Context: one part of a larger RNA
Molecule: small-subunit ribosomal RNA, central domain
Organism: Sphingobium faniae
RNA sequence: CUGGGCGUAAAGCGCACGUAGGCGGCGAUCUAAGUCAGGGGUGAAAGCCCGGGGCUCAACCCCGGAAUAGCCUUUGAGACUGGAUUGCUUGAAUCCGGGAGAGGUGAGUGGAAUUCCGAGUGUAGAGGUGAAAUUCGUAGAUAUUCGGAAGAACACCAGUGGCGAAGGCGGCUCACUGGACCGGCAUUGACGCUGAGGUGCGAAAGCGUGGGGAGCAAACAGGAUUAGAUACCCUGGUAGUCCACGCCGUAAACGAUGAUAACUAGCUGCUGGGGCGCAUGGCGCUUCGGUGGCGCAGCUAACGCAUUAAGUUAUCCGCCUGGGGAGUACGGUCGCAAGAUUAAAACUC
Repeated sequence: CUGGGCGUAAAGCGCACGUAGGCGGCGAUCUAAGUCAGGGGUGAAAGCCCGGGGCUCAACCCCGGAAUAGCCUUUGAGACUGGAUUGCUUGAAUCCGGGAGAGGUGAGUGGAAUUCCGAGUGUAGAGGUGAAAUUCGUAGAUAUUCGGAAGAACACCAGUGGCGAAGGCGGCUCACUGGACCGGCAUUGACGCUGAGGUGCGAAAGCGUGGGGAGCAAACAGGAUUAGAUACCCUGGUAGUCCACGCCGUAAACGAUGAUAACUAGCUGCUGGGGCGCAUGGCGCUUCGGUGGCGCAGCUAACGCAUUAAGUUAUCCGCCUGGGGAGUACGGUCGCAAGAUUAAAACUC
């Protein structure tokens, strides 16, 4: 490379937007680049292949034929692809009317708890553990009552509930703001899908500058445990955790399952809308969107998946190709650094 693959065996980029490119709905007319058919030219000889022949055979040699991707030219066809023109509405988008939501950003605000400070009551313990000790306490602790301060997080509601592309989002209120869904079927008329590069977003930890610091808590110190204990347990405790701005760009960033579209039995929950019928707080039928459980066909090595596919198809992208060496070295790019990214080989089994 041709293949075969990517839930768990190697393999789906963390997620999106989007450039080039690739691919692309229904109808009509034209065109004839691709395509198809016929003719002509070229495709040297030798070689390969087939049929003969010559050296005693063979190798070897000679003759004839066939074959040759393609390229050029010409005549025609007009289904399909492309191109041009003109339409269509089902894909896509817009508009109008609705309801749902921890979607995002900013500002404000509330109560419980915790710690600390002040005051009162009160007296000898408290705390902690498997048991203890370090620790705190007669300079009055723990407990309890009142007052004050601070920071962080939001019990119940809470739910295989909701929202978001992913990361993620949870007290309450306001302002600004994104998306999805349902109904109307009003408007545009293929405006679409994917997406190498590129750009943006991206948990936690970490880094820079300046704030903040209640609780928790790497490091660190002490007490235990133990043969030892650089741990697990306990008492303390600094970075950090919080805020603003700027970096970092990684995770078991997981559904270990790329995106989009279509098709292929059902049953049953939850959730957001709509319609119809009946109707006494609702019930029944039905339809669209989401989210679960079970299950048929089919698929799978099995486990399992199964209209939210891992089934059956189509388009586009990414990735894999024995284990170790190694996601390492070198080089490049990015970064303040930590490091990230791209990414081998020798050798070895």